Background: Transfer RNA from an Aquificota bacterium, 73 nucleotides, folded computationally. Its mean pLDDT, the model's own confidence on a scale to 100, is 82. Its Rfam family is "tRNA". Rfam links the family to the GO term triplet codon-amino acid adaptor activity.

[in-house]
RNA sequence: GGGGUCGUAGCUUAGCUGGGAGAGCGUUGCCUCGGCAUGGCAAAGGUCGCGGGUUCGAAUCCCGCCGACUCCA
Repeated sequence: GGGGUCGUAGCUUAGCUGGGAGAGCGUUGCCUCGGCAUGGCAAAGGUCGCGGGUUCGAAUCCCGCCGACUCCA
């Protein structure tokens, strides 16, 4: 320098054929217990890597850029 895969909550990640942004763990509060642990209920937490385009509508499709991993040279 060129090719490929990936980037979604603090962490690990799902998201099918474009229309509701989700799960587990963790955090916080309440209940449970004499106390701890366990268990139950609830809540907070997201520029969907960044910018642009297509579309009535984009995490999803197209282009560019950034970053991680990997292959070729």